[in-house]
Molecule: transfer RNA
Organism: bacterium
């Protein structure tokens, strides 16, 4: 340089073009308990930037940007 592959709450998984974007975990706030823990309920809490396609795009398709991973020159 060249190719691939990936990107979603605070991490980590899901998500046929039409859902209120979903689980565990952590966090927070309640219940149980003498006290912690654990068990139960409930709250916030996310789509990497631009553009196109399309009646609609978290999803398709280009660029970009960052990260993994192959590879090629140079030295």
């Nucleotide at each position: 340089g060249g190719c691939g592959c990936c990107a979603u709450c605070g991490u980590u998984c899901a998500g046929c073009g039409g859902a209120u974007a979903g689980g565990a975990c952590a966090a927070c706030g309640g219940g149980u308990u003498u006290u912690c823990a654990u068990c139960c309920c409930g709250u916030a809490a996310a789509c990497c930037g631009g553009g196109g396609u399309u009646c609609g795009a978290u999803u398709c398709c280009c660029c970009g940007u960052g990260g993994c991973g192959c590879u090629a020159c140079c030295a």